[in-house]
RNA sequence: CUCUUAUCCUGAGAGGUGGAGGGACUGGCCCGAUGAAACCCAGCAACCAUCCGGUAAUGCCGGACUGGUGCUAAUUCCUGCAGAAGAUAAGCUUCUGACAGAUAAGAG
Numbered sequence: 001c002u003c004u005u006a007u008c009c010u011g012a013g014a015g016g017u018g019g020a021g022g023g024a025c026u027g028g029c030c031c032g033a034u035g036a037a038a039c040c041c042a043g044c045a046a047c048c049a050u051c052c053g054g055u056a057a058u059g060c061c062g063g064a065c066u067g068g069u070g071c072u073a074a075u076u077c078c079u080g081c082a083g084a085a086g087a088u089a090a091g092c093u094u095c096u097g098a099c100a101g102a103u104a105a106g107a108g
Stems, first nucleotide, its partner, number of pairs: 001108008013041001015040003021031003025080001027078002042072003047068003050064006076100001081097006
């Protein structure tokens, strides 16, 4: 990097260093010197491993959170393609499914 599967309207910091950017991309709309990114610490969660309990069960369910990740503004911030319903003078609104993206686990 590619493929497969699962999840993505829950949760989580008035901390330290740092100094201007950040929210993937498009168009929006936002966040940021009342300090962005990044790093550290802290926290959340429970995908994988591990451990414990239930069960006939290598499965399934529940629990712990030791290890491996992940995450800690806004639904994946909204949107981008297709369909359906509704409304309007028009711009639109709502729902569903793709696409794209993120993370985990596995494969190449």
Predicted 3D model of a 108-nucleotide RNA (SAM riboswitch aptamer (S box leader)) from Desulforamulus aeronauticus DSM 10349. The source organism's lineage runs through Bacteria, Bacillota, Clostridia, Desulforamulus and Desulforamulus aeronauticus. Of the family's consensus pairs, 97% are formed in the model. Its mean pLDDT, the model's own confidence on a scale to 100, is 84.